[in-house]
RNAcentral holds the sequence, with entries from Rfam. A computed fold for a 147-nucleotide RNA from Lentibacillus cibarius, annotated as FMN riboswitch aptamer (RFN element). Its mean pLDDT, the model's own confidence on a scale to 100, is 81.

RNA sequence: UUCCAUCUUCGGGGCAGGGUGCAAUUCCCGACCGACGGUAAGAAGCAGUAUGCUGUUUUAAGUCCGUGACCCGUUUGCAUGAAUGCAGCGGUGGACCCGGUGUGAGUCCGGGACCGACAGUUACAGUCUGGAUGGGAGAAGAUGACG
Numbered sequence: 001u002u003c004c005a006u007c008u009u010c011g012g013g014g015c016a017g018g019g020u021g022c023a024a025u026u027c028c029c030g031a032c033c034g035a036c037g038g039u040a041a042g043a044a045g046c047a048g049u050a051u052g053c054u055g056u057u058u059u060a061a062g063u064c065c066g067u068g069a070c071c072c073g074u075u076u077g078c079a080u081g082a083a084u085g086c087a088g089c090g091g092u093g094g095a096c097c098c099g100g101u102g103u104g105a106g107u108c109c110g111g112g113a114c115c116g117a118c119a120g121u122u123a124c125a126g127u128c129u130g131g132a133u134g135g136g137a138g139a140a141g142a143u144g145a146c147g
Stems, first nucleotide, its partner, number of pairs: 004144007017029003031127002033116002035067004042059007062114002071091004076087004096112005118130003
């Protein structure tokens, strides 16, 4: 330093203003938001330097590669008298183009576009309410043993 075990803490944002209407943060105009890991031609710092650069660290994507929440299945495991719950496994699960630069752009710069679980609701919800004081990808740290 890595791996493993146990434990602790942390771990999601958002309809201003207006229209119609008995009624809408749900429709219409418009506004607003962007979880986690990876990748990175950008940015910043540090070190070196032959002043050309080189090395290194941090950071950088809603639409790239994956993950997670919700939902479905399960001839698997555990708990239970059972219903069922938890774990594992499997499935489902949204969205990007144009121009510029350049050897190279899915990532940079500029412009325009697009996307967003389930249940509920006096009328259809990414943004309200609810499951959820939950779960969670994962992040940081502590302790311990082995190699």